Record summary: This is a predicted structure of a 73-nucleotide RNA (transfer RNA) from a Bacilli bacterium. Its Rfam family is "tRNA". Its family is annotated with triplet codon-amino acid adaptor activity in the Gene Ontology. It is annotated as a transfer RNA. Taxonomically the source falls in Bacilli (Bacteria, Bacillati, Bacillota). It was read from a public genome assembly.

RNA sequence: GGGGCGUUAGUUCAAUUGGGAGAACGCUACCCUUGCAAGGUAGAGGUCGCCGGUUCGACCCCGGCACGUUCCA
Repeated sequence: GGGGCGUUAGUUCAAUUGGGAGAACGCUACCCUUGCAAGGUAGAGGUCGCCGGUUCGACCCCGGCACGUUCCA
């Protein structure tokens, strides 16, 4: 220098014909218990890496950039 894959909640990760952003764990409150854990109920938490473009509408399609990982030279 070039190619592949990845970037979504605090963490690990889902999300197909482009139209409702979610799960588990964690966190908070309450219930349960003499108390703790476990369990149950409810809740908070997201500029979907950044900038632009296409579209009535973008996590999703297109271009550029940044970061991580891997391969080639």